[in-house]
Molecule: FMN riboswitch aptamer (RFN element)
Organism: Halolactibacillus miurensis
RNA sequence: GUAAUCUUUUGGGGCAGGGUGUAAUUCCCGACCGACGGUAAGAGGUGAACGACAAACCUUAAGUCCGUGACCCGGAUCAAUCAAUGAUUGUGAAGGUGGAUUUGGUGAAAUUCCAAAGCCGACAGUGAAAGUCUGGAUGGGAAAAAGAUGAA
Numbered sequence: 001g002u003a004a005u006c007u008u009u010u011g012g013g014g015c016a017g018g019g020u021g022u023a024a025u026u027c028c029c030g031a032c033c034g035a036c037g038g039u040a041a042g043a044g045g046u047g048a049a050c051g052a053c054a055a056a057c058c059u060u061a062a063g064u065c066c067g068u069g070a071c072c073c074g075g076a077u078c079a080a081u082c083a084a085u086g087a088u089u090g091u092g093a094a095g096g097u098g099g100a101u102u103u104g105g106u107g108a109a110a111u112u113c114c115a116a117a118g119c120c121g122a123c124a125g126u127g128a129a130a131g132u133c134u135g136g137a138u139g140g141g142a143a144a145a146a147g148a149u150g151a152a
Stems, first nucleotide, its partner, number of pairs: 004149007017029003031132002033121002035068004042060005063119002072096002078090005101117005123135003
């Protein structure tokens, strides 16, 4: 004790109440939810050993801004098997697809603050169409923390 490498752990929430119906947490009224990193003028703390106070630093703060992840498409690579110049199965890199915000206020500055009103949400399943139920998933994962090794 930096870059980098390795190990371990952690790593997603939500239909109350009612209507129709043979049947719906799927429709209708209504209710509820918001992953990770960045930015950020708010909030809190250190600075600051009477009280007050500056730079600076720390914590926290956006579903809808900038990116990432999950699902899906894609198939590189590697592995296994077989009746083998191929085929099958598993793995799954690059790349691709991919949802949603305005108005007013304050101000030097805000799609982040304050107020109000909106909007969005993979795939498969289902006695009836699902952000919220069940399933792939005791999976994967952006990433976070701790520890070890440790250059130039």